[in-house]
RNA sequence: GCGCCCAUAGCUCAUCUGGUAGAGCAGUUGACUCUUAAUCAACUGGUGGCAGGUUCGAGUCCUGCUGGGCGCA
Numbered sequence: 001g002c003g004c005c006c007a008u009a010g011c012u013c014a015u016c017u018g019g020u021a022g023a024g025c026a027g028u029u030g031a032c033u034c035u036u037a038a039u040c041a042a043c044u045g046g047u048g049g050c051a052g053g054u055u056c057g058a059g060u061c062c063u064g065c066u067g068g069g070c071g072c073a
């Protein structure tokens, strides 16, 4: 230099063919317990890496950029 893949909650990851974004862990509160742990219930938490485009509508499609990984040279 060229090609391919990835970027979504604090962490690990889902999200089918474009239609109001979810799980587990973590956190908070409560129940239970003499207390703690464990268990159970509820709750909080996202401008989906950045900037544009297409569309009535974009995490999803297109372009550029940034960061990371792999391969070739």
Stems, first nucleotide, its partner, number of pairs: 001072007010025004019056001027043005049065005